[in-house]
RNA sequence: GGGGCGAUGGCGGAAUCGGCAGACGCAACGGACUUAAAAUCCGUCGGUAGUGAUACUGUGAGGGUUCGACCCCCUCUCGCCCCA
Repeated sequence: GGGGCGAUGGCGGAAUCGGCAGACGCAACGGACUUAAAAUCCGUCGGUAGUGAUACUGUGAGGGUUCGACCCCCUCUCGCCCCA
């Protein structure tokens, strides 16, 4: 230099043919239980704003197609593999 595969919360990992992003598990936090702890059970768990209901935003970065994109197209960044 050429080709292929990949990048999703704190971590792992889903999402049928383009149609509610993050199911499920781990970790964390709050609570119950306990004399206390462990274990177990219940709840919360991307970010921002809000007392809250909720709203907006978010799938490596930037653009495009589309009513609508993690998914399709273009460029770029990073990682792994193959060729030279």